[in-house]
Context: one part of a larger RNA
RNA sequence: GGACGAACGCUGGCGGCACGCUUAACACAUGCAAGUCGAACGGAGAUAAUUACUUCGGUAUUUAUCUUAGUGGCGGACGGGUGAGUAACACGUGAGGAACCUGCCUCUGAGUGCGGAAUAGCUUCUGGAAACGGAUGGUAAUACCGCAUAAUAUUAUGUAAUCGCAUGGUUAUAUAAUCAAAGAUUUAUUGCUCAGAGAUGGCCUCGCGUCUGAUUAGCUAGUUGGUGAGGUAACGGCCCACCAAGGCGACGAUCAGUAGCCGGACUGAGAGGUUGGACGGCCACAUUGGGACUGAGACACGGCCCAGACUCCUACGGGAGGCAGCAGUGGGGAAUAUUGCACAAUGGGGGAAACCCUGAUGCAGCGAUGCCGCGUAUAGGAUGAAGGUUUUCGGAUUGUAAACUAUUGUCAUUAGGGAAGAUAAAAGACAGUACCUAAGGAGGAAGCUCCGGCUAACUACGUGCCAGCAGCCGCGGUAAUACGUAGGGAGCAAGCGUUAUCC
Numbered sequence: 001g002g003a004c005g006a007a008c009g010c011u012g013g014c015g016g017c018a019c020g021c022u023u024a025a026c027a028c029a030u031g032c033a034a035g036u037c038g039a040a041c042g043g044a045g046a047u048a049a050u051u052a053c054u055u056c057g058g059u060a061u062u063u064a065u066c067u068u069a070g071u072g073g074c075g076g077a078c079g080g081g082u083g084a085g086u087a088a089c090a091c092g093u094g095a096g097g098a099a100c101c102u103g104c105c106u107c108u109g110a111g112u113g114c115g116g117a118a119u120a121g122c123u124u125c126u127g128g129a130a131a132c133g134g135a136u137g138g139u140a141a142u143a144c145c146g147c148a149u150a151a152u153a154u155u156a157u158g159u160a161a162u163c164g165c166a167u168g169g170u171u172a173u174a175u176a177a178u179c180a181a182a183g184a185u186u187u188a189u190u191g192c193u194c195a196g197a198g199a200u201g202g203c204c205u206c207g208c209g210u211c212u213g214a215u216u217a218g219c220u221a222g223u224u225g226g227u228g229a230g231g232u233a234a235c236g237g238c239c240c241a242c243c244a245a246g247g248c249g250a251c252g253a254u255c256a257g258u259a260g261c262c263g264g265a266c267u268g269a270g271a272g273g274u275u276g277g278a279c280g281g282c283c284a285c286a287u288u289g290g291g292a293c294u295g296a297g298a299c300a301c302g303g304c305c306c307a308g309a310c311u312c313c314u315a316c317g318g319g320a321g322g323c324a325g326c327a328g329u330g331g332g333g334a335a336u337a338u339u340g341c342a343c344a345a346u347g348g349g350g351g352a353a354a355c356c357c358u359g360a361u362g363c364a365g366c367g368a369u370g371c372c373g374c375g376u377a378u379a380g381g382a383u384g385a386a387g388g389u390u391u392u393c394g395g396a397u398u399g400u401a402a403a404c405u406a407u408u409g410u411c412a413u414u415a416g417g418g419a420a421g422a423u424a425a426a427a428g429a430c431a432g433u434a435c436c437u438a439a440g441g442a443g444g445a446a447g448c449u450c451c452g453g454c455u456a457a458c459u460a461c462g463u464g465c466c467a468g469c470a471g472c473c474g475c476g477g478u479a480a481u482a483c484g485u486a487g488g489g490a491g492c493a494a495g496c497g498u499u500a501u502c503c
Base pairs, nucleotide, nucleotide: 001503002502003501006499007498008497009496010495013374014373015372016371017370018369019367020366021332026330027329028328030327031326032325035074036073037072040071041070043068044067045066046065047064048063049062051060052059053058081285082284083283090210091209092208093207094206095205096204097203100202101201105198106197107196108195109194110193111192112191113147114146115145116144122137124135125134126133127132153178154177155176156175157174158173159172160171161170162169163168183190184189185188211257212256213255218248219247220246223245224244225243226242227241228240230238260282261281262280263279264275265274266273267272287308288307289306290305291304310321311320312319313318338364340363341362342361346360347358348357349356350355377407378406379405380404387398388397389396390395411444413439414438415437416436417435421430447492448491449490450489451488452473453472454471458487459486460485461484462483468475469474
């Protein structure tokens, strides 16, 4: 000198764009943050109409529309948060998978036949303070199950061709066995099942790279390898039985400490050093620890089970909860915002659609936290006014500065108009915002630090090694340009200084 997610002191006019718990991965009141589909299903309720009966109160049937607790489907594995753990194939980069999976989407081929048994809702009874149940009866489906059909699928046994990268791969072909489905609304669609291919997403393996300590030198029994069996989508001590005795290590194993990694960012002429906040990619975590279930995908932040700590309810028998989602509260701290508006846009989930949901997102609010821009007037004006300071008492300086004269109207104020962002029509949170027009009037808008040298900028008074200053050198003990005040000056400016940290 530059930088900053900064803080503190003094000061503070406006706008645009960004950014805003770095500390306690501390504890959380309250509200919201993941639903949707009636064109899968049977009910229930409401309204309207129709028909029948009527004790004129209504009851029952049918149809249409609407609402929906439950069954069922898809989505809750995305989006959003945090960085505790992790020195590791976690990340980065480059390869490999002849060892793998992939819902929704796209393309291609084929199919969608016949049956069955339940169950929730509901009725009735009943336990419990509650959370939540238990029993009886009966019911539907795109829920569940059986049979049929079936190969280019899978398995087994063969044959042939061809290729390779060791195990082997690919193609063709024969025989046998096994395995599927669901309809809905309506006249055109959309679902469903099997198979193949693609796309997307994931999983696994490997080369290289990735902090400090040797005042950590030895570490290791599923340990290293083999055979067999199991398990997985898949390879593998991944797991198990048996067998062998290996494996790693001064090219730093093991242990200890620290730490999410990267694209990037800051600095620097560069080499390098530091850093990983915002934005983007990957990883890990969701009160602590463990576990699986469902599913294409999780060992699942707003799912389940168990254990621990904590909080709450209780009729003491038993139950409920998880903000490192958005706001917000307490606490910690030098320190970090609103319990806001809207789904109008962009995207996501569901749906045939209308549409619903969306604290993602778009916006607004607060904060000079940063960067950038603008303003706080402009021109003239000497009697060099008054006042202040100083003086050698002549003057000098403040100083064209003011007054005064003439202008201008950015911003702000008031009034009127008023968007784009939205696409055939409709639909704008932002917002009566941006912007435009008019009005009036210099009116409403300047501070902070410094002035001994480094380092731009000097005098007077007070003080008298006191009070104090200070980044370094050093100032102060009676004329202090270094302390305090004043006048003057220098620098930067809605900021200016200080402190912390990095180069």
Small-subunit ribosomal RNA, 5' domain from an uncultured bacterium, 503 nucleotides, folded computationally. The coordinates come from a structure-prediction model, not an experiment, and the mean pLDDT is 85.